RNA sequence: CCGGCCGGAUCAUCGCCUCGCCCGUGAGGGCGGGGAGGAAAGUCCGAACACCACAGGGCGCCGUGCUUCCUAACGGGAAGGCGUUGCUGCCAGCGCGGCUGGCGGCGGCGACGGCACGUGCAACAGAAAACAGACCAGCCGAUGGCGUCCGCACGGGCGCACAGGUGAUGGGUGAAACGGUGGGGUAAGAGCCCACCGGCGUCCCGGGCGACCGGGGCGGCCAGGCAAACCCCACGGGGUGCAAGGCCAAACAGCGCCGCAUCCCGGCCUCUGCUUCGGCAGGCGUCGGGAAUAAGGUGGCCCGCCGAAGACGCGGCGCGGGUAGGCCGCUUGAGGCCGUCGGCGACGGCGGUCCCAGAUAGAUGAUGAUCUCCCCGGAGCGGGGCCGGCGGCGGCCUCACCGGGCAGACAGAAUUCGGCUUACAGGCCGG
RNA sequence: GGGCCGUUAGCUCAAUUGGCAGAGCAAGGGACUCUUAAUCCCUAGGUUGGAGGUUCGAUUCCUCCACGGCUCACCA
Numbered sequence: 001c002c003g004g005c006c007g008g009a010u011c012a013u014c015g016c017c018u019c020g021c022c023c024g025u026g027a028g029g030g031c032g033g034g035g036a037g038g039a040a041a042g043u044c045c046g047a048a049c050a051c052c053a054c055a056g057g058g059c060g061c062c063g064u065g066c067u068u069c070c071u072a073a074c075g076g077g078a079a080g081g082c083g084u085u086g087c088u089g090c091c092a093g094c095g096c097g098g099c100u101g102g103c104g105g106c107g108g109c110g111a112c113g114g115c116a117c118g119u120g121c122a123a124c125a126g127a128a129a130a131c132a133g134a135c136c137a138g139c140c141g142a143u144g145g146c147g148u149c150c151g152c153a154c155g156g157g158c159g160c161a162c163a164g165g166u167g168a169u170g171g172g173u174g175a176a177a178c179g180g181u182g183g184g185g186u187a188a189g190a191g192c193c194c195a196c197c198g199g200c201g202u203c204c205c206g207g208g209c210g211a212c213c214g215g216g217g218c219g220g221c222c223a224g225g226c227a228a229a230c231c232c233c234a235c236g237g238g239g240u241g242c243a244a245g246g247c248c249a250a251a252c253a254g255c256g257c258c259g260c261a262u263c264c265c266g267g268c269c270u271c272u273g274c275u276u277c278g279g280c281a282g283g284c285g286u287c288g289g290g291a292a293u294a295a296g297g298u299g300g301c302c303c304g305c306c307g308a309a310g311a312c313g314c315g316g317c318g319c320g321g322g323u324a325g326g327c328c329g330c331u332u333g334a335g336g337c338c339g340u341c342g343g344c345g346a347c348g349g350c351g352g353u354c355c356c357a358g359a360u361a362g363a364u365g366a367u368g369a370u371c372u373c374c375c376c377g378g379a380g381c382g383g384g385g386c387c388g389g390c391g392g393c394g395g396c397c398u399c400a401c402c403g404g405g406c407a408g409a410c411a412g413a414a415u416u417c418g419g420c421u422u423a424c425a426g427g428c429c430g431g
Numbered sequence: 432g433g434g435c436c437g438u439u440a441g442c443u444c445a446a447u448u449g450g451c452a453g454a455g456c457a458a459g460g461g462a463c464u465c466u467u468a469a470u471c472c473c474u475a476g477g478u479u480g481g482a483g484g485u486u487c488g489a490u491u492c493c494u495c496c497a498c499g500g501c502u503c504a505c506c507a
Base pairs, nucleotide, nucleotide: 001431002430003429004428005427006426008371009370010369011368012367013366014365016035017034018033019032020031021030022029023028037410041421042420044419045418046417047416048415049241050240051239052238061237062236063235064234065233066080067079068078069077070076081112082110083109084108085107086106087105088104089103090102091101092100093099094098113232114231118230119229120226121225135171136170137169138166139165140164143163144162145160146159147158148157149156150155179197180196181195182194183193184192200219201218202217203216204215205214206213207212245328246327247326248325254319255318256317257316258315259314260313262291263290264289265288266287267286268285270283271282272281273280274279296306297305298304335354336353337352338351339350340349341348342347374405375404376403377402378401382399383398384397385396386395387394388393432506433505434501435500436499437498438497441456442455443454444453450487458474459473460472461471462470480496481495482494483493484492
């Protein structure tokens, strides 16, 4: 540095939650079993499960992104490839206390498809920032210009460095400046051309399941950076989450039915009594009309008005949705442990065995004792080691020992699983 | 329990194809005034919540944390 594991033990007393059995009409009691984690956390991914939505196809949107494998699935894991980086061994070279290159060994890290589809971006500085560009110094003067000479013209020589050429050399800017060496070529130059090297594309051969690796041919001479910029390519993707969802069901509110005083007039029906047999009187029921009121109403009071088919209210019965509350979902599951077989491994097959929290404002705790881990201090005797000294010996560290402290980190289930990430005193094992 | 937002100067808020982080109020100094207020001028003040990554460059893009907010009109 990397990987894996643990993260107190035993007992006593008093309590808490839950399951089973027994006792008890019941409240409750007794006995027995079980009772937090490696992260139960963050809620970042993937699923199970539940409800809702849904002809089919396309576009859009979101996510993932080297390869193969594992897996129910995944953005997770295993093994590899490539890149990058640290330590180290050997070899070679050089301008040798080091640097560079090559071949290995052991590790770390990598959101690692595509920028030779298209589009976009690059502040400041700088001459120039992406079909490049020319500031200073320098080189050139082919082409054009000017001067001069060959008597003039044609043509040519020399000179100037005005236009211009150059990007090879030096300077300078930036995160980034458009291959390197040598030769040819040219006015001077330049992949302008050629050879080799480096890099890229493509084809072939060999190895590998594959990513890719090794070798060879051809091509053109450069194709820069950014996709955690739009985008392109490949693959995948309905939404909401146990406060999902289902069952039972108070109180209040709502709706329906019934009940909650009387009086007068008329019609009809029927009963009773009296009768001069024509009727008369009374009662029950029902229909129609009316009266004044009750409880009360008319958002404070009075008048007035309304009020029995009863407004408003009280009581009873019933109804639907469904709240409080209760029950289910709720813990047996891609389950744990052991053995064996296959695989480099993640993991898988087979056999055996076990049942291992289900609270609902939320149980799993407190106290005491013993021990262990650990921490602090001591050092006379004993063991080991180091240093000084010729030596007797002296100094220091440590183990056993003695004294004291004493479980001391992060944290805590809430539908359930597989991962990731984050937090963590101390300790153990392996490389 | 589940879900969704926010964090920039002392306070309230801006900042877009990623390119020097700004405004108002507040604070300090000066001017005006007899003095104060108002007004005018000047100045200081930033780990853009923290850490890491992508990029030449991050308030901005990505990841992980921390803190705060939303329960009558986020969900019973």
Molecule: RNase P RNA; transfer RNA
Organism: marine sediment metagenome